A computed fold for a 504-nucleotide part of an RNA from an uncultured bacterium, annotated as small-subunit ribosomal RNA, 5' domain.

[in-house]
Context: one part of a larger RNA
RNA sequence: GACGACCCUUUGAGGGGUGCUUAGCACUUGCAAGACUAACGGAAAGGCCUUUUCGGAGGUACUCAAGUGGCCAACGGGUGACUAACGCGUGGGUGAUCUCCCCUGUGCUCUGGGAUAAGCCUGGGGAACUGGGUCUAAUAACGGAUAGGACCGCACUUUAUUGUGCGUGGUGGAAAGUUGUUGCGGUUGAAGAUGAGCCCGCGGCCUAUCAUCUUGUUGGUGGGGUAAUGGCCUACCAAGGGGGCGAAUGGUAGCCAGACUGAGAGGACGGUCGGCCUCAUUGGGACUGAGAUACGGCCCAGACUCCUAUGGGAGGCAGCACUGGGGAAUAUUGUACAGUGGGAGCGAGCCUGAUGCACCGACGCCGCGUGGGGUAUGACAGCCUUCGGGUUGGAAUCUCUCUUUCGCCUGGGACGAAACGUUUUGUGACGGUACCUGGAAAAUAAACAUCGGCUAACUACGUGCCAGUAGCCGCGGCAAUAUCUUAGCUGUAAGCGUUGUUUC
Numbered sequence: 001g002a003c004g005a006c007c008c009u010u011u012g013a014g015g016g017g018u019g020c021u022u023a024g025c026a027c028u029u030g031c032a033a034g035a036c037u038a039a040c041g042g043a044a045a046g047g048c049c050u051u052u053u054c055g056g057a058g059g060u061a062c063u064c065a066a067g068u069g070g071c072c073a074a075c076g077g078g079u080g081a082c083u084a085a086c087g088c089g090u091g092g093g094u095g096a097u098c099u100c101c102c103c104u105g106u107g108c109u110c111u112g113g114g115a116u117a118a119g120c121c122u123g124g125g126g127a128a129c130u131g132g133g134u135c136u137a138a139u140a141a142c143g144g145a146u147a148g149g150a151c152c153g154c155a156c157u158u159u160a161u162u163g164u165g166c167g168u169g170g171u172g173g174a175a176a177g178u179u180g181u182u183g184c185g186g187u188u189g190a191a192g193a194u195g196a197g198c199c200c201g202c203g204g205c206c207u208a209u210c211a212u213c214u215u216g217u218u219g220g221u222g223g224g225g226u227a228a229u230g231g232c233c234u235a236c237c238a239a240g241g242g243g244g245c246g247a248a249u250g251g252u253a254g255c256c257a258g259a260c261u262g263a264g265a266g267g268a269c270g271g272u273c274g275g276c277c278u279c280a281u282u283g284g285g286a287c288u289g290a291g292a293u294a295c296g297g298c299c300c301a302g303a304c305u306c307c308u309a310u311g312g313g314a315g316g317c318a319g320c321a322c323u324g325g326g327g328a329a330u331a332u333u334g335u336a337c338a339g340u341g342g343g344a345g346c347g348a349g350c351c352u353g354a355u356g357c358a359c360c361g362a363c364g365c366c367g368c369g370u371g372g373g374g375u376a377u378g379a380c381a382g383c384c385u386u387c388g389g390g391u392u393g394g395a396a397u398c399u400c401u402c403u404u405u406c407g408c409c410u411g412g413g414a415c416g417a418a419a420c421g422u423u424u425u426g427u428g429a430c431g432g433u434a435c436c437u438g439g440a441a442a443a444u445a446a447a448c449a450u451c452g453g454c455u456a457a458c459u460a461c462g463u464g465c466c467a468g469u470a471g472c473c474g475c476g477g478c479a480a481u482a483u484c485u486u487a488g489c490u491g492u493a494a495g496c497g498u499u500g501u502u503u504c
Stems, first nucleotide, its partner, number of pairs: 001502003005499001007497001009495001012368001014366002017363001018361002020326001025324002029321003034071001036069001039068002042064002046062001047060005078279001080277001088203007097196002102192001104190001107187003110144003119134006150171005156165001177184002205251002212242003217239008254276003258269001260267002281302005304315004332358001334357003340354001341352003371402002373399002381392004408439002411436002416430001420426001447492003451488001452473003460485001462483001468475002
């Protein structure tokens, strides 16, 4: 000097930041992922209409519960336990790869039958849930037709087995409709964009009181597997491979852009913000899907908690708040989707603890204020004194005086709003906030530490190696500038000082 700080003491207002560093300990409660009827059958509840024996019945589709279907849920948000690793950074490779949605071109969108959920009927169970019968629809599932192109083989081309182009033969592969028209879609193949996978060079901790390590180990052949290369896996064959330029073991640790310090070289750090990785009660596993080996999905096992009719079930805050616990220590069970962004939707509208805001904390940073001018009788009082005086001190006081930041009161009152929708209208959480106008009155606002040297700032009293002080040197045993208190001074200032960590 710095800090995600703590502690003591003190405290006026604001801006813009920041706030569980410890137990990756346990979690009550609420919310954090849904949306689409312009894909589908339909109508539980409500509205409207008709009817009524006032119980209800029928219709409509204003509105839509539940269900089928498509999309999303792999993003966004959190954490740093693991990890010394191609995990990260940087630079390359992919002739070894995939890519939903989006963009730009190409061709196509013909035809067929059969189911099933919901519904209705009827069972089992305490619940979670689950069985049977019967009916029905689709952009659900499955056939057939067609397809230059796709895929496979061969030949040629290319430095290059899986690249490009062309020729030839074979295989077998597609679709979906809806409508309320600025229409929205479906499918084949090509190209792009975006995202991702894999591989490689180089770089970045400590330890030799850790010197040898290794059997799928190192390589080959055949096979399997993957979007894809590969001991990734497997059978067989060979006996290799790494290491003093530190292997293997042990310890510690998420990495980086950065940020702190320093003249620099370096040193120590990686909280907020951004990129990457990683994990989601512990361990294992796959399914679905373009994408997960999936925080608010599934299955199994373990620990824990809860319900139970004891037969069996339910749960996972390292999402946002909150609670207990741990701790020196870290906030509200707030508000709004108005803006930005995301999801689904043609859209309106919907959802969004992302995000925008507000609340709490001097936790740090920044600027502001606590008044300005004039005036000596150098007042009272305190302290010191050589008793003359000195000092606090032009300070207080006084004032014909000036100003009004902040605070208080009156009135006005935003930008952030453009998209979107529309004939016109309309839409702001923050917020009656910021800001502006007017008004009154110096009126509402200063502390903390130090004063022997380092180190800016000294006197007196008390104490008497006691009480105490102390970062180091040290001070204190009767004249203590070093203890305690007083007056004064010095420093910083809404802070000040101690402690802790780190750099110089």
Its Rfam family is "Bacterial small subunit ribosomal RNA". The RNAcentral record of the full RNA draws on ENA. Its mean pLDDT, the model's own confidence on a scale to 100, is 82.